[in-house]
RNA sequence: UUUGAAAAAGCCAAACCGCCCACGAGGGUGGGACGGAAAGCCAACGGGUCUCAGUUAUUCUUCCACGUCGCUCAUCGGCCAGACAGCCGGGUUGCCAGAA
Repeated sequence: UUUGAAAAAGCCAAACCGCCCACGAGGGUGGGACGGAAAGCCAACGGGUCUCAGUUAUUCUUCCACGUCGCUCAUCGGCCAGACAGCCGGGUUGCCAGAA
């Protein structure tokens, strides 16, 4: 530098269960292992899924509309919260092993 076929010194820990936090998606912690070469980190990189809220609505809205406000109108302007990195790609740091 490159690769992750075989392996695993060390590492993480799905479902499920207890306790705690959140309206919720989910999160923390202990137990527990389905799995994982980044299942480390970034949601303020893109896509996606989900929750809450608005809406008559299963549609639509976070880059702002079919909502709402702007003395009437709106083609103009303002306003609208989160979760998942173990959904996919991307960024970044790193362990072990093989090869050069």